[in-house]
Context: one part of a larger RNA
C1' cells in the first nucleotide's frame, strides 16, 4: 500500500415551536404511601405547578394601566388551554469524533550524569637541571665567582591513560555518534575504583541554561482529566421539490460571533395596500460634455502705467533689448472653477398589467472570482489593489464554441431514441460541412481569431482627386550645336563663366548664363541650361486612401492546433450545408395546479386513477418520501427431504437505497406482516486492532 473488522450528533434535565394522544363545565399530579398475578401492572397522594386580566419600580389602579398638566400622543395590554409521547432546535453538562504545547497535586528517581565526602588504586622510556650543599679562587667581612654535587618544576618529548583538533569513513551505520588517519593532555586545578551524599520551581553547575538515567528554558511516572483548543482534519444508505451567501450595522472585532439581508417549510389572510415593468404628469439636482462669466494655470501679439532689477550703442540727450503691473484681442487648461448643462438614475403621483404581504420553525452564508462600463492608488503596468454599476457569468452549470481553458461568446441536463431544425462558430486534410458563386486586394507565406509592434524610411501595389507639358510633337533615349564683343570690370604672382568683390549688358542666332557643377598652378578639356534634328504618345508633380516592405535581438525545438495554403489570405456581398443535453418529434416517469371520476371517513380532509397545463441542472442550506441492519411485541410461515452464512461477476423485479430466484457449499437456527427500541449504513480523519 492493499484487504479485512471497529470507527463520530449521543443521553438526562429545563424551555421554546411543530405533530399526535388523553381530558377541557380546565388540565396534571410531585415527593411518598397501599395493592399486586411481578408487569411496559392497579389504586391512593392536589404539596405545587400551568391557565382563568392586565399595567406600573411602586403605592395603585383595572380591561384598561404606565407616562404626562392633558380628556393629547405614545409603550405595554384587553385571546383558555393542561398533561404525556414523538420531531426540530436551544440550553447545562466532554455534548459530532479525534489532537496540542501547557498547568496543578502526590510519588520515584544521582546504578547516567554534576558537585562534595570517605577509602583505595594509576601514570614506559627519555630530556632539562632550580634552591640547597661541597670544594677552590677572591675578599676585612658582607658575600661574588668557578667548578663538582643536587634533583625542584600546573617544566619539554613521548606509550598507557584521559580527551576529542582536523579530515575521511558510515549515515534503513558494527554504533540513536561508532571506525579510521591526524591530534590535545599526560606528576596534576591528573585519572580512576568502591561506599555515601545534595533533586524538581529544586538540586549541581571553572557557567554551555550545562548535566539531575537516549527526557531538560523546568525530569519522570500515575492523577486532577474526556484540560481547553474561536483552529486543522474527519463525519457512514436513496430518491423527490426548492434553493443561498461571500452583503450592511456592532464586535480586544477582522480567517471568531450576534443581529438585519438573501434560502427553505408551516400557518394565517387576500385589500385596491405594497413592489416591479410601461404609459402619462410634476419635480428637485450640478455628474457627462461644454465654457471662461468667477477662482486659479499656461501661449502669442497690441496699448498703457511704474520704477529703470539688469544688458548692449552713444560725449550727452537720447535709442534698444528687457523687467514688473493693467487693459484689450486671439488661442486655451482644471477632481477640490462654473455664466451653462444632458442622457440616466432618484422623489411623488395617475393608469394598465403581473407579482407578492404576515407570523411562526430551521438553517446557511459574512476569506469572493474573471468579465463589460465609470473612477481612486499604480507607471492610464500587473493574472495588482479599492470602490460603484451590471439586464449578467463562474461559485452552485453539464453541452456546443473558442487548439488546450472555472469567470469569454452561444445554450440552461427530468430520462430514452442508430429522428428533425438550428445558435455561437464553422465548411482542403487531420475532422461534420462549399476545393460554393460574384467583384477587388495582397507576392510579404504577409496572412491564416486576439495576445507582435513605434517613431522614422522607400519610383512595391491598387483606387480617388488636384495643377502643368503634349501630334503646332511632350517626357526618356540617340546625333549635333552650346557661339561672338571677351581673357567683361576690380582684385590679384595669376583670376581666361567657375578663389574672392562689382556689373549681369549687347550681338549672331534654331539655341547658347558675362554662366549650373567637374576640371586647371592659370588656360586647356568634359557635362549642363537652352535649341535643332530623330522618334511618335503620353509625361511629370502634389495630396487624400487600401493592402504589403525595412524599421524587427533571448536565453532547451519550432510552428497558423498541426499538415498545409497564393488561397485554403485580406475586403465587400450572395446561396447553400454542418454543428448543441437549445428547440422540435415519439415515448416513460416525477412535482404543482385545476377540473373529472372512484374510496376511506370524524364531511373537512385523505387517497387511487384519468385529462389539461406549467415545471423537474444545482453547492452549502430548509422541507418531503423511502431502503437496509441489530434487537422486543403480536401474527403468519419456513427448516436435517437441509435454517443462517458463503459462493454461484451472465435469471428475474424495483426510478434509487434494494429484493427475489437457482446450483454448490454448509451443517442449526432463520423469515413475512405491522408496530417499537437504537451502539443503525465507511473510502478517506499521517484513523485504531489485525491479515498480507
Nucleotide at each position: 500500500g492493499c484487504c479485512g473488522g471497529c470507527g463520530a450528533g449521543u443521553g438526562u434535565g429545563u424551555g421554546u415551536a411543530u405533530c399526535u394522544u388523553g381530558c377541557g363545565c380546565a388540565g396534571c399530579u410531585a415527593a411518598g404511601c397501599c395493592c399486586u398475578u411481578a408487569c411496559g401492572g392497579g389504586g391512593c397522594g392536589g404539596a405545587g405547578c400551568u391557565u382563568u386580566a392586565g399595567g406600573g419600580a411602586a403605592a395603585c389602579c383595572g380591561a384598561g394601566u404606565g407616562u404626562g398638566a392633558a380628556u393629547a400622543g405614545c409603550g405595554c395590554g384587553u385571546c383558555u388551554g393542561u398533561a404525556g409521547g414523538a420531531u426540530a432546535c436551544a440550553u447545562a453538562c466532554g455534548a459530532c469524533c479525534c489532537g496540542a504545547a501547557g498547568c496543578c497535586a502526590g510519588a520515584u528517581g544521582a546504578g547516567c550524569u554534576u558537585g562534595c565526602c570517605a577509602u583505595g588504586a594509576g601514570c614506559a622510556g627519555g630530556g632539562u637541571g632550580a634552591a640547597g650543599u661541597u670544594u677552590g679562587u677572591c675578599g676585612a667581612a658582607a658575600g661574588a665567582c668557578a667548578a663538582a654535587u643536587g634533583g625542584a618544576g600546573g617544566c619539554c618529548c613521548g606509550a598507557a591513560c584521559c580527551c576529542g583538533u582536523a579530515g575521511g569513513u558510515c549515515g534503513u551505520a558494527c554504533a540513536a555518534c561508532g571506525c579510521c588517519u591526524u591530534g590535545g593532555g599526560a606528576u596534576g586545578a591528573c585519572u580512576u575504583g568502591u561506599g555515601g551524599u545534595a533533586a524538581g520551581g529544586a538540586g549541581u553547575g571553572a557557567a554551555a541554561a550545562g548535566c539531575u538515567a537516549a527526557u531538560c528554558g523546568a525530569a519522570u511516572c500515575u492523577g486532577g482529566g474526556a484540560a481547553u483548543a474561536g483552529c486543522u482534519g474527519g463525519u457512514u444508505c436513496u430518491c423527490u421539490c426548492c434553493g443561498a451567501a461571500a452583503c450592511a450595522g456592532c464586535u480586544u472585532u477582522u480567517g471568531g460571533g450576534c443581529u438585519g439581508g438573501c434560502g427553505u417549510u408551516g400557518c394565517c389572510a387576500u385589500a385596491u395596500c405594497g413592489c416591479g415593468u410601461g404609459c402619462g404628469u410634476g419635480g428637485g439636482g450640478g455628474u457627462a460634455g461644454a465654457g471662461c462669466a468667477c477662482u486659479g494655470g499656461a501661449a502669442g501679439g497690441g496699448a498703457c502705467c511704474a520704477a529703470c532689477a539688469g544688458g548692449g550703442a552713444g560725449a550727452a540727450a537720447u535709442c534698444u533689448c528687457g523687467u514688473g503691473g493693467u487693459u484689450c484681442c486671439u488661442a486655451u487648461c482644471a477632481a477640490a472653477c462654473u455664466c451653462c448643462g444632458a442622457a440616466u438614475a432618484c422623489c411623488a403621483u395617475g393608469c394598465a398589467c403581473u407579482c407578492g404581504g404576515g407570523c411562526a420553525g430551521c438553517a446557511g452564508u459574512u476569506a469572493g472570482a474573471a468579465g463589460g462600463u465609470g473612477g481612486g492608488g499604480g507607471c492610464g503596468a500587473a493574472g495588482c489593489u479599492c470602490c460603484a454599476u451590471c439586464g449578467a457569468u463562474c461559485g452552485a452549470g453539464a453541452g456546443g464554441g473558442g487548439a488546450a481553458g472555472a469567470g469569454c461568446c452561444c445554450a440552461g441536463a427530468u430520462c430514452g431514441c442508430c429522428a428533425a431544425u438550428u445558435a455561437a462558430g464553422g465548411c482542403c486534410c487531420c475532422a461534420a460541412a462549399a476545393u460554393c458563386g460574384a467583384c477587388g486586394c495582397u507576392c510579404a507565406g504577409u496572412a491564416c481569431a486576439u495576445c507582435a509592434c513605434a517613431a522614422g524610411g522607400a519610383a512595391g501595389u491598387g483606387a480617388g482627386g488636384a495643377c502643368u507639358c503634349a501630334u503646332a510633337g511632350a517626357c526618356a533615349g540617340u546625333g549635333a550645336g552650346g557661339a561672338u564683343g571677351u581673357u567683361g570690370g576690380c582684385u590679384u604672382a595669376g583670376a581666361a563663366g567657375c578663389a574672392g568683390c562689382c556689373a549681369c549688358c549687347a550681338u549672331u542666332c534654331a539655341a547658347a548664363g558675362a554662366a549650373a557643377g567637374c576640371g586647371u598652378a592659370a588656360c586647356a578639356g568634359c557635362u549642363c541650361a537652352c535649341u535643332c534634328a530623330u522618334c511618335g504618345a503620353g509625361a511629370g508633380u502634389c495630396c487624400u486612401u487600401g493592402c504589403g516592405c525595412c524599421g524587427a535581438a533571448g536565453a532547451u525545438g519550432a510552428u497558423c492546433g498541426g499538415g498545409g495554403u497564393u488561397a485554403a489570405g485580406c475586403g465587400u456581398c450572395g446561396u447553400g450545408c454542418c454543428g448543441a443535453a437549445a428547440u422540435u418529434g415519439c415515448g416513460g416517469g416525477u412535482u404543482u395546479a385545476a377540473u373529472c371520476c372512484g374510496u376511506a371517513u370524524u364531511u373537512a380532509u385523505a387517497u387511487a386513477g384519468a385529462u389539461u397545463a406549467a415545471g423537474c441542472g444545482g453547492u452549502a442550506g430548509g422541507a418531503g418520501a423511502g431502503c437496509g441492519u441489530u434487537c422486543u411485541g403480536u401474527u403468519c410461515g419456513c427448516g436435517a427431504u437441509g435454517a443462517a452464512g458463503c459462493u454461484u461477476a451472465a435469471g428475474g423485479g424495483g426510478u434509487a437505497a434494494c429484493c427475489c430466484a437457482u446450483g454448490g457449499u454448509g451443517g442449526a437456527g432463520c423469515g413475512u406482516a405491522c408496530a417499537g427500541a437504537a451502539g443503525u449504513g465507511a473510502g478517506a480523519a499521517u484513523g485504531c486492532c489485525g491479515g498480507u

Predicted 3D model of a 692-nucleotide part of an RNA (large-subunit ribosomal RNA, domain II) from Candidatus Kaiserbacteria bacterium RIFOXYD1_FULL_47_14. NCBI's taxonomy places the organism under Bacteria, Bacteria candidate phyla, Candidatus Kaiseribacteriota. It was read from a public genome assembly. Model confidence (mean pLDDT): 81 of 100. It matches the Rfam family "Bacterial large subunit ribosomal RNA". Its family is annotated with ribosome and structural constituent of ribosome in the Gene Ontology.